[in-house]
RNA sequence: GGAGUCGGCCAGGCAGCCGCUGCUUCGCAAGGAGCAGAGGAAAGUCCGGGCUCCACAGAGCGGGAUGCGGGCUAACGCCCCGGCGCGGCGACGCGACGAACAGGGCCACAGAGACGAGUCCACCAUGCAAAUGGUGGGGUGAAACGCGGCAACCUCCAUCCGGAGCAACACCAAAUAGGCAGGCGUCCGAGGUCGGCUCGACCGAAGCCUGCGGGUAGGUGGCUUGAGCCUUCGGGUAACCGGGGGCCUAGAGGAAUGGCUGCCGGGGAGGCCCCUUUCGGGGGGUCUCCCGCCACAGAACCCGGCUUAUCGGCCGGCUCCCGCU
Repeated sequence: GGAGUCGGCCAGGCAGCCGCUGCUUCGCAAGGAGCAGAGGAAAGUCCGGGCUCCACAGAGCGGGAUGCGGGCUAACGCCCCGGCGCGGCGACGCGACGAACAGGGCCACAGAGACGAGUCCACCAUGCAAAUGGUGGGGUGAAACGCGGCAACCUCCAUCCGGAGCAACACCAAAUAGGCAGGCGUCCGAGGUCGGCUCGACCGAAGCCUGCGGGUAGGUGGCUUGAGCCUUCGGGUAACCGGGGGCCUAGAGGAAUGGCUGCCGGGGAGGCCCCUUUCGGGGGGUCUCCCGCCACAGAACCCGGCUUAUCGGCCGGCUCCCGCU
């Protein structure tokens, strides 16, 4: 200098104007002020847990998942350490990696024959020959008779697993209809309309009024202080665990987290020039044009994982190759 591998991190910055949501505060109110306001995946909903309701004596059947050994954890199919196998020169990566003397099933092509046995070629023996018997040499194949191979085929063994999900669930609670109870009334007429009252008029052959309770609309809680984050010390190879100190970091809900502008930065495409090269490429300068929630993407009860998407860039460990000293 080049090629690679593993791990961690960033995800435009600053400023101005106008808005949105939450909390605090001032105000009688209208409104004002202050503070905070998406992600590493918020995504897929694929595993695991918390939480809530329902079910549940115990056991079994059925179903599902996992599957080398040990560890970690609230739990896991994640993660860590080790073994084995495979790939790579290597750093490293990948692996459903229990059982094939419990049983069933399957074993393409080739081959005579694929687990039932059997005889294609050769050799040996007998035989004139056909053939028969023997040996297990050849040939085919991933595997050829050997307790063959396959369990990401059934199965067996071991371990684990109740169901539904915040649209869970709890509370408050209209209108209308219906339910229950009481009262009034059916021509001696409750009640309704004529703007409030009285009178009056009209309607009215039957319902009306009050209370209670359930549910709906709507509202509130659940809701963000938690297996929390940062830092430091100690234990452990590590995953992880423990102690000290500090911090509070969205909580919307027809669903806020936005819009415009300026400066700086960043990226892409093309032209020209320069440097470098293992000839594939890489780097730099300059000009023009383009890009803005600058890639992927957007919370919806909360966590631990996995997977998938992702422009560009930074940091660190390690490996291989080349050159020079």